């Protein structure tokens, strides 16, 4: 630098400390933030993509449909919770006395330790394309709401 996936309306300093003028991604319209301190930096906090580390359970089952994968529905186990709703699973392999026993794996979900990222206001808003409401109206416009693109910004993975 280029690909691809995923998120991106939430969270975290008004009065933490140096600093000493901008900043909010480019262009463009606009709006706002700042000597009552702007970007950097350092503590602090936010979150939870990644990496670690807990969880790693269960008659690992039954009956219906399906060619099959699988799917429903009953039971069962986990997770969280004050419940109740919801969230996630019930896969292999030896033994071999069956609601047995050992090893192997997976989830959701905890933690916040490591790599990042973040810490104003929807990615601040809006340009490009649809739809759809009001207003004005001879047509054009103009406000506003929604959705998708495009560009960005983070993460992880290839290149």
């Nucleotide at each position: 630098c280029u690909c691809u996936u995923a998120u991106c309306a939430a969270g975290a300093g008004u009065u933490g400390g140096c600093u000493g003028a901008g900043g909010g991604a480019a262009u463009u319209g606009g709006c706002c933030c700042a000597a009552u301190g702007a970007a950097g930096c350092c503590c602090a906090g936010c979150a939870a993509c990644c990496g670690a580390c807990c969880g790693u359970a269960a008659u690992a089952c039954u009956a219906u449909c399906g060619u099959g994968a699988g799917a429903u529905a009953g039971g069962g186990c986990g997770c969280a919770g004050a419940a109740a709703a919801g969230c996630g699973c019930c896969g292999g392999a030896a033994g071999g006395a069956a609601u047995c026993u050992u090893c192997c794996g997976c989830a959701a979900g905890g933690c916040a330790c490591g790599g990042u990222g973040c810490u104003a206001a929807g990615u601040c808003c809006a340009a490009c394309a649809g739809a759809g409401a009001g207003a004005g109206u001879c047509a054009u416009u103009c406000u506003u709401u929604c959705u998708g693109a495009a560009a960005g910004a983070u993460a992880a993975g290839a290149g």
About this RNA:
Predicted 3D model of a 159-nucleotide RNA (SAM riboswitch aptamer (S box leader)) from Bacillus smithii. The coordinates come from a structure-prediction model, not an experiment, and the mean pLDDT is 75. The same sequence occurs in records of 2 taxa. RNAcentral holds the sequence, with entries from Rfam and Ribocentre.